This is a predicted structure of a 102-nucleotide RNA (SAM riboswitch aptamer (S box leader)) from uncultured Pseudogracilibacillus sp. Its mean pLDDT, the model's own confidence on a scale to 100, is 87. NCBI's taxonomy places the organism under Bacteria, Bacillota, Caryophanales, Bacillaceae, Pseudogracilibacillus. The sequence is in RNAcentral, with records from MGnify. It matches the Rfam family "SAM riboswitch aptamer (S box leader)". About the family: The SAM riboswitch is found upstream of a number of genes which code for proteins involved in methionine or cysteine biosynthesis in Gram-positive bacteria. Of the family's consensus pairs, 97% are formed in the model.

[in-house]
RNA sequence: UCUUAUCCAGAGAGGCGAAGGGACUGGCCCGGCGAUGCCUCGGCAACAGACUUGAUUGUACUGUGCUAAUUCCAGCAGACUUUUUUAGUCUGAAAGAUGAGA
Numbered sequence: 001u002c003u004u005a006u007c008c009a010g011a012g013a014g015g016c017g018a019a020g021g022g023a024c025u026g027g028c029c030c031g032g033c034g035a036u037g038c039c040u041c042g043g044c045a046a047c048a049g050a051c052u053u054g055a056u057u058g059u060a061c062u063g064u065g066c067u068a069a070u071u072c073c074a075g076c077a078g079a080c081u082u083u084u085u086u087a088g089u090c091u092g093a094a095a096g097a098u099g100a101g102a
Stems, first nucleotide, its partner, number of pairs: 001102007012041005020030003024075004042067003047063003050059002071095001076092006
C1' cells in the first nucleotide's frame, strides 16, 4: 500500500513524569483534583491460532486488540419531517481504528 470483516455493547488501579490531549478541520469535551504518554498489575472482548461441540457451540491457553464521551459529534452525497430563517431523522460513501490475508 491492496483485499476483507467489524466499529450505538463491554472493561481501571498504582508508579514515573509534566502540559497538553481527544487521527485531520470545525464544534464540543478531557486536563496541575496531574490529563496524553510510558511501566506494572488487573479487567473487557472474542479477530486469528489452539483445544472443544451435533452446531455457526464453548474455553480464554497462545498472538493481537481495547479499557472517557457511539469512531465524542459533524465534514461528502442522497432521501424525509419541519420551516421565513433553520433544526432534526435516516441511508450510503469518504476518512480513521483493529483483526486476518497479500